[in-house]
Two RNAs folded together computationally: RNase P RNA and transfer RNA, 440 nucleotides in total. Rfam match: Bacterial RNase P class A. It is annotated as a ribozyme.
RNA sequence: UGGAGUGGGCGCAUGAUCGCUGCCCGCCUCACGGCGGCGCAGAGGAAAGUCCGAACUCCGCAGGGCAGAGUGGUUCGUAACGCGAACUGGGGGCGACCCUAAGGAAAGUGCCACAGAAAAAAUACCGCCCCGCCUCUGGCGGGGUAAGGGUGCAAUGGCGAGGUAAGAGCUCACCGCUUUCAUGGCGACAUGAAAGGCAUGGCAAACCCCACUCGGAGCAAGACCAAAUAGGGAAACGUUCGAGGGCGGCCCGUCCGAGUUUCCGGGUAGGUUGCAAGAGGUGCCGGGUGACCGGCAUCCCAGAUAAAUGAUCAUGGUCUGCUGAUGCAGAGACAGAAUUCGGCUUACAGCCCACCUCAAUUU
RNA sequence: GCGCCUGUAGCUCAGCUGGAUAGAGCAACGGACUUCUAAUCCGUAGGUCGCAGGUUCGAAUCCUGCCAGGCGUACCA
Numbered sequence: 001u002g003g004a005g006u007g008g009g010c011g012c013a014u015g016a017u018c019g020c021u022g023c024c025c026g027c028c029u030c031a032c033g034g035c036g037g038c039g040c041a042g043a044g045g046a047a048a049g050u051c052c053g054a055a056c057u058c059c060g061c062a063g064g065g066c067a068g069a070g071u072g073g074u075u076c077g078u079a080a081c082g083c084g085a086a087c088u089g090g091g092g093g094c095g096a097c098c099c100u101a102a103g104g105a106a107a108g109u110g111c112c113a114c115a116g117a118a119a120a121a122a123u124a125c126c127g128c129c130c131c132g133c134c135u136c137u138g139g140c141g142g143g144g145u146a147a148g149g150g151u152g153c154a155a156u157g158g159c160g161a162g163g164u165a166a167g168a169g170c171u172c173a174c175c176g177c178u179u180u181c182a183u184g185g186c187g188a189c190a191u192g193a194a195a196g197g198c199a200u201g202g203c204a205a206a207c208c209c210c211a212c213u214c215g216g217a218g219c220a221a222g223a224c225c226a227a228a229u230a231g232g233g234a235a236a237c238g239u240u241c242g243a244g245g246g247c248g249g250c251c252c253g254u255c256c257g258a259g260u261u262u263c264c265g266g267g268u269a270g271g272u273u274g275c276a277a278g279a280g281g282u283g284c285c286g287g288g289u290g291a292c293c294g295g296c297a298u299c300c301c302a303g304a305u306a307a308a309u310g311a312u313c314a315u316g317g318u319c320u321g322c323u324g325a326u327g328c329a330g331a332g333a334c335a336g337a338a339u340u341c342g343g344c345u346u347a348c349a350g351c352c353c354a355c356c357u358c359a360a361u362u363u
Numbered sequence: 364g365c366g367c368c369u370g371u372a373g374c375u376c377a378g379c380u381g382g383a384u385a386g387a388g389c390a391a392c393g394g395a396c397u398u399c400u401a402a403u404c405c406g407u408a409g410g411u412c413g414c415a416g417g418u419u420c421g422a423a424u425c426c427u428g429c430c431a432g433g434c435g436u437a438c439c440a
Stems, first nucleotide, its partner, number of pairs: 001359003005355006012316007020042004024037005044334001048345002051343005056218004063252004068214005073087005088102001089100004103209002108207002110203003125149002127145008157175002160172003176198001177196008222273004232264006244256003266439003280299008318331005364436007373389004391407005413429005
């Protein structure tokens, strides 16, 4: 200098004028409400997707079995999680570093197209070897053989040596695998040693098995006030021989229980609360490799309801283009709260900072 | 807000559970028939299976994440 990787941060700023929403204060009003204030506050890193987990609220506290759903290396963090951190194993990259749905295929079932002899049961297409026969440089038949060829994503441990008729873990060394033991580690696991002669092809994001977790519904939850009336019609089931509901799929059990369900028709669709002090923000200190935790100080920081958070101007700043320069013109993303948090995922113009790695060059 | 469903040819759909050739009807185009048209018959073309990634030897199908569209959902009786 160029390329690459990781982590973190910003997401135009300030001022003026005119508006909008909420709160506070003052005045008028019995009240509703209205007016005023150089009053205070007023979108985000994702407010988004609604994919997980919770808080909160209600359901007569939710028992047993079957079914169902989810999670899946280990340890830790957390209110909790399918999230995060650190590590382990596997894979990729020269490297910094990145990815990983990563339990079980010796419980059972199933699938593995085409090709190939054969796709998990054992098997001989070519080849090799032995024997027999014949029309004898060959052919036929029987047997042995998985070392070689061929097929395929995948072929019954790999490679070498010995051995053999040819071969074969048949034997041996090394590597892999399995079992056992020892050591280290909280653990996943790693390392080493011994034994076994190889048993166990792949797929579980196929069924399934194992371990763990799961009661349901959701702020349109729920509470209160007000308004409204046709508490109407039809069908089905049912009133102790129990419909239906708590109870989401089923059964048992238990509790409530005289109405329930569907269709048609009708009415009201306003207000208050839930609802803004919270697993809260910021700063400092301390603990921890880290996620995170603890202590102290300080701050109060949106609450709309068809939905406010805007528009214009000025100055400054960033980028792009033109220009010798002053300067001029243009651009400025993704997106917008709706009960509230913790995560994940996705979108994003233009930048900034820190660390690390590779290559080339110079000293 | 909450709950749920669907994306396959120009249109309407099947295939997905159970992975190995992407199909049907209508429409389009060409030909035959007809004086011509319609109908009928024969043939042809047309698909990144909404997008991306993953699992697998192999994905429309299985899994995950997005995108688009649609449906239901207030209270009283």